[in-house]
Context: one part of a larger RNA
């Protein structure tokens, strides 16, 4: 100087407390461990993580069949032929054999060029090893308030001071004091979204007033007031008032205001820590491999299943289930696409073909509300499992897809010890979209809107962190 302490002081955080909803019990989905296996590819160990989507492909694994200058790149030697197209046979295919057809460009020619093959050579190739050789990127402490430097001063020196102290803040934020005076990286602000108003603009958006028209609809003329769209600007700064405070920083309350003290949310992650993660994104040193640890193909596997754990979904019901009626979003996507009306089918879906490269057309709401039935039961709860019959995608759904109909109708009566999230348009709850994608294992991930709470006395305690101080046989 640090680190540590079941030392001290002060402070903060959904850390506790106060509340709400869960997990832990059940079924299923998914990941992991373990076991099994010819293989159950590899990594992470923060386990719905890499994987924004394993039937083939992907694919790295296994079995079998094949290739050896190679699936891919560059160079050079010899040699043959345009490239290519089609067919037959063998085969699981890769591939092999045979046949038909074709006869490139420059040049008079010799010859040269592009492309394709054969032979032989330098080399290619490697998701092989080492993340403890590395780059780059990322996680984490942590959006925590810290981490340093120049000069000066103090100390023999390591080092200290500044950065400590008194207040204050979300903040090393600011004020005051001080052998310190300044500065840098962080904080904050600048950026984006959202909340109010104005200006500009008015189609594909809108419809107040006027007119036309319809079964109905901004459907039409017309208009741009309103909504909205999207560019610019205004607005919030403790600016004003009162009180407290050291006349300070600031704090509490108030006015006005759409918004008040960082308005709300996002992006933004200091010096560093963990030899943290990644050689299987990519790059790369070294090592290893070269008729194989490379390459092609078919099939299988990654989907196994006494078991254990994590994360979710669905429930156990009446604040509910079922039936009928009826209303209201936002954001996003759409031409190898989104797909309307109409018709067929109980339905998944099929036929159909209007419109739309989209403020124009399409995907397209549910909970809520109104009425009715159920009457506390393993039920008109719950839906696992299984049988049969189908639909769709795709060469192909057996291993191993999703969905539909009929039948079947398991566990489950609110869950032990323990444990998680959340402070407001939040939790809880309801649906909708997107990416990946032929299809899908999505109950995941990531966005969007609808409905919409309870509680916070407080900081004694648990956990984590910050500052100062103290002890130390630790470095």
């Nucleotide at each position: 100087u640090g680190a540590c302490g079941g030392g001290g002081a002060c402070c903060c955080g959904c850390a506790c407390a106060a509340g709400c909803a869960g997990u832990g019990g059940a079924g299923u989905a998914u990941g992991u461990g373990g076991u099994u296996u010819a293989a159950u590819u590899c990594g992470a160990u923060g386990c719905g993580c890499g994987a924004a989507g394993a039937a083939c492909c992907u694919u790295a694994c296994c079995u079998g069949g094949g290739c050896u200058u190679g699936a891919c790149a560059u160079g050079a030697u010899u040699u043959g032929g345009a490239c290519g197209a089609c067919g037959a046979c063998a085969g699981a295919a890769a591939u092999g054999u045979c046949g038909u057809u074709u006869u490139c460009c420059c040049g008079c020619a010799a010859g040269g060029g592009a492309c394709c093959g054969a032979a032989a050579c330098a080399c290619a190739g490697g998701u092989g090893c080492u993340g403890c050789a590395u780059g780059g990127c990322u996680g984490u402490c942590g959006u925590c308030a810290g981490c340093u430097c120049g000069u000066g001063c103090c100390g023999u020196g390591a080092g200290g001071u500044g950065u400590u102290g008194g207040g204050u803040u979300a903040a090393g934020u600011c004020c005051c004091g001080c052998a310190a005076c300044g500065a840098g990286c962080g904080c904050a602000a600048c950026c984006c979204u959202u909340g109010u108003c104005g200006u500009u603009a008015g189609u594909u958006g809108c419809c107040a007033g006027c007119a036309c028209g319809u079964a109905a609809u901004g459907g039409u003329g017309g208009g741009c007031a309103c909504u909205c769209u999207a560019a610019c600007g205004a607005g919030a700064c403790u600016g004003c008032c009162u009180a407290g405070g050291u006349u300070a920083a600031c704090u509490a309350g108030g006015a006005g205001g759409a918004a008040g003290g960082u308005g709300a949310g996002g992006a933004u992650g200091a010096c560093g820590u963990c030899a943290a993660g990644u050689c299987c994104g990519c790059a790369u040193g070294g090592c290893c491999u070269u008729u194989a640890u490379g390459c092609c193909c078919a099939g299988g596997g990654c989907a196994a299943c006494a078991c254990a754990c994590g994360u979710a979904c669905u429930a156990c019901a009446a604040u509910g289930g079922c039936c009928a009626g009826u209303a209201c979003a936002g954001a996003a996507g759409g031409u190898a696409g989104c797909c309307a009306a109409a018709c067929c089918g109980c339905g998944a879906g099929g036929u159909g073909g209007a419109g739309c490269a989209a403020a124009u057309c399409c995907u397209a709401a549910a909970a809520a509300c109104u009425g009715g039935c159920c009457c506390c039961a393993g039920u008109u709860c719950a839906g696992a499992u299984u049988g049969c019959a189908g639909u769709c995608u795709g060469a192909a759904a057996u291993u191993c897809g999703a969905c539909u109909g009929c039948a079947u109708g398991a566990a489950g009566a609110u869950g032990g010890a323990a444990u998680u999230g959340c402070u407001a348009g939040u939790a809880a709850u309801g649906g909708c979209g997107a990416g990946u994608c032929a299809g899908c294992u999505a109950u995941a991930u990531u966005g969007c809107c609808g409905u919409g709470a309870a509680u916070a006395c407080g900081u004694u305690c648990c956990c984590g962190g910050g500052u100062c101080u103290u002890g130390u046989a630790c470095a």
This is a predicted structure of a 475-nucleotide part of an RNA (small-subunit ribosomal RNA, 3' major domain) from a metagenome. Model confidence (mean pLDDT): 82 of 100. The RNAcentral record of the full RNA draws on SILVA.